[in-house]
RNA sequence: CGACGAGAAAGGCAAACCCGCGGCAACGCGGGGGCGCAAAGCCAGGGGUCCCGGCAACGGGAUCGCCCAGCUACCGAA
Numbered sequence: 001c002g003a004c005g006a007g008a009a010a011g012g013c014a015a016a017c018c019c020g021c022g023g024c025a026a027c028g029c030g031g032g033g034g035c036g037c038a039a040a041g042c043c044a045g046g047g048g049u050c051c052c053g054g055c056a057a058c059g060g061g062a063u064c065g066c067c068c069a070g071c072u073a074c075c076g077a078a
Stems, first nucleotide, its partner, number of pairs: 004076002012037002017032006035065001041071002045068003048063006
């Protein structure tokens, strides 16, 4: 430096659910909570799923804690 990922250390994130706020909605944000996570950090480029409009073609959104691609990063046993 590149891989890899301990029943390692230090720390980190936070599912369901509840409360408040925003949004037509998917969902988001804050607080509680803690199922899990070694990129559960960032990114909506490709696919998937979901929402709104439309007869449809399609248009506009949401989600990266569904997968792939891209970018960045802590620790160090085998």
The RNA shown here (c-di-GMP-I riboswitch aptamer) has 78 nucleotides and comes from an Actinomycetota bacterium. Model confidence (mean pLDDT): 90 of 100. Its Rfam family is "c-di-GMP-I riboswitch aptamer". Rfam links the family to the GO term cyclic-di-GMP binding.